The prediction has a mean pLDDT of 81. This is a predicted structure of a 530-nucleotide part of an RNA (large-subunit ribosomal RNA, domain I) from an uncultured Pirellulales bacterium.
[in-house]
Context: one part of a larger RNA
RNA sequence: GGCGCAUGGGGGAUGCCUAGGCGUCAGGAGGCGAUGAAGGGCGUGGAAGACUGCGAUAAGCCCGGAGGAGCUGUCAAACAAGCGUUGAUCCCGGGAUCCCCGAAUUAGCCCGCGCUGAAUCCAUAGGCGCGGCGCGGCGAACGCGGUGAACUGAAACAUCUUAGUAACCGCAGGAAAAGAAAGAAAACUCGAUUUCCCCAGUAGCGGCGAGCGAAAAGGAAACAGCCCAAACCGCUGGGGUUUCCCUGGCGGGGUUGUAGGGCCUCUCACAUGGGAGUUACCAAGCCGACGGCUAGCAGAACUGUCUGGAAAGGCAGACCACAGAGGGUGACAGUCCCGUACGCGAAAGCUGAUCGGCCUCCCGAGGGGUACCUGAGUAGGUCGGGCCACGUGGAAUCCCGACUGAAUCUGCGGGGACCAUCCCGCAAGGCUAAAUACUCCCUGACGACCGAUAGUGAACUAAGUAGGGCGACCGAAAGGUGGGAAGAACCCCUGUUAGGGGAGGAUACUGAACCUGAAACCAUGCGCCU
Numbered sequence: 001g002g003c004g005c006a007u008g009g010g011g012g013a014u015g016c017c018u019a020g021g022c023g024u025c026a027g028g029a030g031g032c033g034a035u036g037a038a039g040g041g042c043g044u045g046g047a048a049g050a051c052u053g054c055g056a057u058a059a060g061c062c063c064g065g066a067g068g069a070g071c072u073g074u075c076a077a078a079c080a081a082g083c084g085u086u087g088a089u090c091c092c093g094g095g096a097u098c099c100c101c102g103a104a105u106u107a108g109c110c111c112g113c114g115c116u117g118a119a120u121c122c123a124u125a126g127g128c129g130c131g132g133c134g135c136g137g138c139g140a141a142c143g144c145g146g147u148g149a150a151c152u153g154a155a156a157c158a159u160c161u162u163a164g165u166a167a168c169c170g171c172a173g174g175a176a177a178a179g180a181a182a183g184a185a186a187a188c189u190c191g192a193u194u195u196c197c198c199c200a201g202u203a204g205c206g207g208c209g210a211g212c213g214a215a216a217a218g219g220a221a222a223c224a225g226c227c228c229a230a231a232c233c234g235c236u237g238g239g240g241u242u243u244c245c246c247u248g249g250c251g252g253g254g255u256u257g258u259a260g261g262g263c264c265u266c267u268c269a270c271a272u273g274g275g276a277g278u279u280a281c282c283a284a285g286c287c288g289a290c291g292g293c294u295a296g297c298a299g300a301a302c303u304g305u306c307u308g309g310a311a312a313g314g315c316a317g318a319c320c321a322c323a324g325a326g327g328g329u330g331a332c333a334g335u336c337c338c339g340u341a342c343g344c345g346a347a348a349g350c351u352g353a354u355c356g357g358c359c360u361c362c363c364g365a366g367g368g369g370u371a372c373c374u375g376a377g378u379a380g381g382u383c384g385g386g387c388c389a390c391g392u393g394g395a396a397u398c399c400c401g402a403c404u405g406a407a408u409c410u411g412c413g414g415g416g417a418c419c420a421u422c423c424c425g426c427a428a429g430g431c432u433a434a435a436u437a438c439u440c441c442c443u444g445a446c447g448a449c450c451g452a453u454a455g456u457g458a459a460c461u462a463a464g465u466a467g468g469g470c471g472a473c474c475g476a477a478a479g480g481u482g483g484g485a486a487g488a489a490c491c492c493c494u495g496u497u498a499g500g501g502g503a504g505g506a507u508a509c510u511g512a513a514c515c516u517g518a519a520a521c522c523a524u525g526c527g528c529c530u
Base pairs, nucleotide, nucleotide: 001529002528003527004526005525006524007523008522009521015515016480017479020450021449022447023446024445025444026443027442028441029439030438031138032137039101040100041099042055043054044053046079049075050074051073061095062094063093064092065091070083071082072081108135109134110132111131112130113129114128115127116126142173143171144170145169146168147167153160157207183190184189194221195220196219197218204212205211225431226430227429228375232252233251234250235249236248237247238246239245240244257409259374260373261372262370263369264368265367266366267365268364273363274362275361276360277359285358286357287356288355289354290352291351292350293349294348296344297343302317303316304315305314306313318335319334320324326338327337328336380404381403382402383401384400385399386398390416411426412425413424414423415422467474468473487514490502491501492500493499
């Protein structure tokens, strides 16, 4: 020096654990904000810091309820000073307080009313004032709309694709959007919309390349239909060239395609009746009952012995069970504790698709005649675009820009160029629940989900922290003594905040750099070889 064995050091793998995550299901909630939000700053305790709570009334104040012996939040023990069966702390509901910044506002906008008032006579614009439970800002996804890429694919690339995606902007709701046929179709047809399955990778579109890609029918979920405009009538304004015309407001009337309605006329019916209701229809709602939510209450049944530091383990004998889910307790507990099954509970606030009352709203049919009405710069056309699965194509339908521009029920639109026949429907006004999408958030349950290099970036006295960056932004590491601190009194060695030996304590190789404690690496002892 090498190898081997052993004992230690070192290191923190592995095993076990879980305080934290992840996902799914069900229910709830789906907003907060000028009554000042979200988010911050600074304060606030007897006590320095951090977290939590709170706001100069500052870990809190008042009232109501629940609860019943301790309490003055956590890291974090002790001390100080106090509170509490005259019911504290804690929990729930309501109220008070609530510094500064922040939409941040002594402002701006919008709406209504009044006054005033230019060019310009009336008027209008503008100005001023008053009033408003109006708007503004924030918020994870979902929704509708506006603007709208590129990488990429086409094995290059330009039409095309990626994709109307990402991104940005606007707006709204708990859902949004759509929606009561100028539809789909082609049979003796269906009958708002939406979503799912299927149709179907079909019909089609496509440098007919890459690729894009329906619809009807059928099956299901859920179901709901309505209101205006106009004709005509009544009341009431304004203007004009005033027996009239034009133009407003309110009320009645009326709402559809086997056309409907108005007006005139005829017949029948009709009310001390019938129906409906706060989501449209259809308008303000109020009260009560009942149910639910926001604290809680109650809840059966076991002992002995052995081992052990400790019994829930072994052995023996019992008991409960609408409860043998789960968790905890010094090792594995139906009967020790918390719970679980079953059952019960609200002064106050919130809520309901349930019921009742008040209240509120609505309610004819047919025959004949007449030809008054039935949404106009609209439909359609031409040109240019877009969207439709459909790239201009034979290209309908739908939407936009420019220019044009009808008909009026003997009417008009559609049925994929166009025409005829036939069939279907009634545009140019509006509202509408449910089935559908999503989860920042609350509650409960569950998992052939993770178990500290995993699972959220974050299980931890300081995680979106430390730290980095001018900034936008990027962004960690870090869990475990023990049943209980019983955290080693006291003695000893010493180079004296180290380390060690006794003692104590089930065990200290559980000793705080603390469960287990692998490997690398280091040391010591022994053996063998050189």